[in-house]
RNA sequence: GGGUCCGUAGUUAAAUGGUAUAAUUAUGGUCUCCAAAACCAUUGUUCCUCGUUCGAGUCGAGGCGGACCCG
Repeated sequence: GGGUCCGUAGUUAAAUGGUAUAAUUAUGGUCUCCAAAACCAUUGUUCCUCGUUCGAGUCGAGGCGGACCCG
């Protein structure tokens, strides 16, 4: 330099163009002599910009970042 793939919550991952979800972490509570486990509740997310569309996590363009392959 060229090619392929990926970017969603603190973390790991879902989501047919139509209310962004689960698990886990964190916080609070129940239980316990105390703690752990278990159970209940709460908080928190689409890499950036532009475009298409009534509507974009999803489609298109550019950028940024990461992984792999070729040279």
Transfer RNA from Candidatus Nealsonbacteria bacterium RIFCSPHIGHO2_01_FULL_38_55, 71 nucleotides, folded computationally.
The same sequence occurs in records of 8 taxa.
The sequence is in RNAcentral, with records from ENA.
Its Rfam family is "tRNA". About the family: Transfer RNA (tRNA) molecules are approximately 80 nucleotides in length. Its family is annotated with triplet codon-amino acid adaptor activity in the Gene Ontology.
The coordinates come from a structure-prediction model, not an experiment, and the mean pLDDT is 80.